[in-house]
Small-subunit ribosomal RNA, central domain from a Minisyncoccota bacterium, 349 nucleotides, folded computationally.
Context: one part of a larger RNA
């Protein structure tokens, strides 16, 4: 290389969208550079393998006979594959009717708490802790109660729910706007999976510009603890944490389980459709589309997985090959930096 594998032992790209490749339903017709027979040529002797003989046997050596798995060349078959044509609906996609959502962006807006000014009333504490102290307070604090700003986040409802390709979405209202499911089976008539390169998305942190800062709170300052205490614990606080535009592009991005199909006993809870019923009902039945739990067969090294597969099968891509060096050097793209990302080896166990 072959093969063997990727939930936890190495090992599924952080998702999606698609080119290029790869890979394709069901009927029928027609072709044949795939594929399948057969002839012929050719493949040199050895060598390999049968069988025969010779050395007292084997090795070794002679003879024959097969074979040279290849190629080229003729003729042939038309199952399966290619090409081309008609046709076709069970995959796709679209049309009508419906339904359910923190999906997405824009804008408005609502109360609870928080803080800050102010003003009323009103005295000597408050506030922290394991105890404390810094710290705030007679220029009157904390409790309270009134009016007024303001930033961020949305209690209950709420769930093992919902939706979203991931990232992730949650007070309300409005407008704009994406998927998705069920009905009818109206219409296209393989239009399809996959997908190397590409593009787009992409949690916190971090960056650059401008803004914005209530609370929290990296750094930092102060109290404390302690042998110290560059920490845990206290008191304040910078950056940031919120908006806009623009960059960064990683994650225990997990369900540590790449997408699409096709099959394989169930029982049970829930979201959400639909259809039936002779008891209309928050019931029952039956059939979809999703999310849980426990379990036959099977599978697993074993936990455990089990119609949402880790089971049996296809197809297409991605990725591992002993640890350490090392996700590092070098070089090459990118980026404003920070770093990303691609990615060894010497030596060593």
């Nucleotide at each position: 290389c072959u093969g063997g594998g990727c939930g936890u032992a190495a090992a599924g790209c952080g998702u999606c969208u698609g080119u290029a490749g790869g890979u394709g339903g069901u009927g029928c017709u027609g072709u044949u550079a795939g594929u399948c027979g057969u002839g012929u040529g050719u493949u040199a002797a050895a060598u390999c393998u049968u069988c025969c003989g010779g050395c007292u046997c084997a090795a070794c050596c002679g003879g024959a006979a097969a074979a040279c798995c290849g190629c080229a060349u003729a003729c042939g078959a038309a199952a399966c594959g290619g090409c081309a044509g008609c046709a076709c609906u069970a995959g796709a996609g679209g049309g009508c009717a419906g339904a359910a959502g923190a999906g997405g962006u824009g804008u408005g807006u609502g109360g609870a708490a928080c803080u800050c000014a102010c003003a009323g009333a009103g005295u000597a504490g408050g506030g922290g802790u394991g105890a404390a102290a810094u710290c705030c307070g007679u220029u009157g604090a904390u409790a309270c109660u009134g009016u007024g700003g303001g930033g961020a986040a949305c209690a209950c409802c709420a769930a093992a729910a919902g939706c979203g390709a991931a990232g992730g979405c949650a007070g309300c209202a409005c407008a704009c706007u994406g998927g998705u499911c069920u009905g009818c089976u109206c219409c296209u008539g393989a239009c399809a999976c996959u997908c190397a390169g590409a593009g787009a998305c992409g949690a916190a942190a971090g960056c650059g510009u401008g803004g914005g800062u209530a609370g929290c709170g990296a750094a930092u300052g102060g109290g404390a603890u302690u042998a110290g205490a560059u920490a845990c614990c206290c008191c304040a606080g910078u950056a940031g944490u919120c908006c806009a535009c623009g960059c960064c592009c990683u994650a225990a991005a997990c369900g540590a389980u790449g997408c699409u199909u096709g099959c394989u006993g169930g029982c049970u809870u829930u979201u959400u459709g639909a259809g039936g019923c002779a008891u209309u009902g928050a019931c029952c039945c039956u059939u979809g589309a999703g999310a849980g739990g426990c379990g036959a067969a099977g599978c697993u090294a074993a936990c455990g997985c089990g119609u949402u597969a880790a089971g049996c099968a296809a197809g297409c891509c991605g990725c591992c090959u002993g640890g350490g060096u090392a996700g590092u050097a070098c070089g090459a793209g990118c980026g404003c930096a920070a770093g990303c990302u691609u990615a060894a080896a010497a030596c060593u166990c």

Overview:
The sequence was found in a public genome assembly. Taxonomically the source falls in Minisyncoccota (Bacteria, Bacillati). Model confidence (mean pLDDT): 89 of 100.